[in-house]
RNA sequence: AGAGUAGGUCAAAUGAUCGCUGCUUCGUGUCUGCCGUUCUCCGGCGGCCGGGGGAGAGGAAAGUCCGAGCUCCACAGGGCAAGGUGCUGGGUAACUCCCAGUCCCAGUGAUGGGAAGGAAAGUGCCACAGAAAGCAGACCGCCUCGGUAAGCGUUUGUUUUCCGAGGUAAGGGUGAAACGGUGAGGUAAGAGCUCACCAGCUCCGGUGGUGACACCGGAGGCUCGGCAAACCCCACUUGGAGCAAGACCAAAUAGGAGAGCGUAGAGGGUGGCCCGUCCAAGCUCUCGGGUAGGUCGCUUGAGACUGCGAGAAAUCGUGGUUCUAGAUGAAUGAUCAUUGUCCAUUGGGGAGUGAUCCCCGAAGGAAACAGAACUCGGCUUAUGAUCUGCUCUAUUC
RNA sequence: GGGCCCAUAGCUCAGCUGGAAGAGCCACCGGCUCAUAACCGGUUGGUCCCUGGUUCGAAUCCAGGUGGGCCCACCA
Numbered sequence: 001a002g003a004g005u006a007g008g009u010c011a012a013a014u015g016a017u018c019g020c021u022g023c024u025u026c027g028u029g030u031c032u033g034c035c036g037u038u039c040u041c042c043g044g045c046g047g048c049c050g051g052g053g054g055a056g057a058g059g060a061a062a063g064u065c066c067g068a069g070c071u072c073c074a075c076a077g078g079g080c081a082a083g084g085u086g087c088u089g090g091g092u093a094a095c096u097c098c099c100a101g102u103c104c105c106a107g108u109g110a111u112g113g114g115a116a117g118g119a120a121a122g123u124g125c126c127a128c129a130g131a132a133a134g135c136a137g138a139c140c141g142c143c144u145c146g147g148u149a150a151g152c153g154u155u156u157g158u159u160u161u162c163c164g165a166g167g168u169a170a171g172g173g174u175g176a177a178a179c180g181g182u183g184a185g186g187u188a189a190g191a192g193c194u195c196a197c198c199a200g201c202u203c204c205g206g207u208g209g210u211g212a213c214a215c216c217g218g219a220g221g222c223u224c225g226g227c228a229a230a231c232c233c234c235a236c237u238u239g240g241a242g243c244a245a246g247a248c249c250a251a252a253u254a255g256g257a258g259a260g261c262g263u264a265g266a267g268g269g270u271g272g273c274c275c276g277u278c279c280a281a282g283c284u285c286u287c288g289g290g291u292a293g294g295u296c297g298c299u300u301g302a303g304a305c306u307g308c309g310a311g312a313a314a315u316c317g318u319g320g321u322u323c324u325a326g327a328u329g330a331a332u333g334a335u336c337a338u339u340g341u342c343c344a345u346u347g348g349g350g351a352g353u354g355a356u357c358c359c360c361g362a363a364g365g366a367a368a369c370a371g372a373a374c375u376c377g378g379c380u381u382a383u384g385a386u387c388u389g390c391u392c393u394a395u396u397c
Numbered sequence: 398g399g400g401c402c403c404a405u406a407g408c409u410c411a412g413c414u415g416g417a418a419g420a421g422c423c424a425c426c427g428g429c430u431c432a433u434a435a436c437c438g439g440u441u442g443g444u445c446c447c448u449g450g451u452u453c454g455a456a457u458c459c460a461g462g463u464g465g466g467c468c469c470a471c472c473a
Stems, first nucleotide, its partner, number of pairs: 001393010012339007020056002023053005029048001031047006058369001062380002065378005070242004077275004082238005087101005102116001103114004117233002122231002124227003139172002141168007149160004180198006199223001201220008246296004256287006267279003289472003303322008341366003345362007398469007407422004416453001424440005446462005
């Protein structure tokens, strides 16, 4: 210098002018509603208008993928079904999240990834190719025996071709995958058939570790395929709906018509079924009618920032400081100036053999993803700039 | 704001119980006809929305994303 990897930080700043949405405060406003009183005057509570003050999006506000708070349904019952999770220890309100570790995989490495229980419970699948694909299998090859034909020799033999019967998983070839690997013995040829070493499995024992697991020793039989993000088995676990939840006020009507079911119990009690229990005279569907206004829920919360302590970390404890949008056809912006950042161009200077880098200046250009909608904790996705640690390559380019 | 569904040829859809892809219409060519349509025969055409993962192998199974569509107020 290039390539890569892990983690952190910011989301440009200041000023001026013009605006937007809440809150608060003021009013010599010939503005306006209600009440005290029937009117004026006067007073109170509001609206509008005007002035002042102060506040006003994010790291993802997003996707709505998980987990909760909160609200309603019965205090959330039993069984089946259905779904979710799945190495170990810890964290948390909880989680499919986070931290640390084990094992496996990828990478030269820094480092990263893993829905990682069970395939010697059962069922199923393994296309094509191949002889054979799951309590396997003989196409070629190798070997033995029998027959046949030919050659040589001719006494009985021996070599080769073809046919048949058998043995063989060493070799070839197929495949993603072919029933351990290497060597020696052995054999008609071969083979864990036997032996040595190695790999793997099961069982037993020991050591270390909380544990997953690691290491060591012994025995056995010789080797027992893959897929569970296929059904399934095992263990743990899940009630449903969602702020358009829900509560209150106000306004309005045709409290309408038709069909079906129903006191022999329909139907409902929040979206599978059954039981139990409670309510129960209406319920469901279609067509039609009316209102689409306000208040609460609503932002003080597993809150934010920070000091100290515990811990390897996630995180926890404790002290201090602080209040930081609550809108509803939905505000949080625009323009200009200066400064800062980055990009390429160019002038000058410096370092280095050089590639290149650094400093000062000029006139230009660029500045991403994206917008709260009840609230939190995570995950995922989108995205600009910058800083730091580490790794590899080249070895002067 | 909340809940749910879909994406396969130019169009409408099968295939989803893993083994490399089909139907109808359309287009093109040929035949039939004096000619056209209908009819008969043939041919072309695919990033199975995208990116990863599981598997020997993915349109199909799993995860994430993109695009499109549907439903949801209250009173009685």
Two RNAs folded together computationally: RNase P RNA and transfer RNA, 473 nucleotides in total. It holds a member of the Rfam family "Bacterial RNase P class A". By type it is a ribozyme.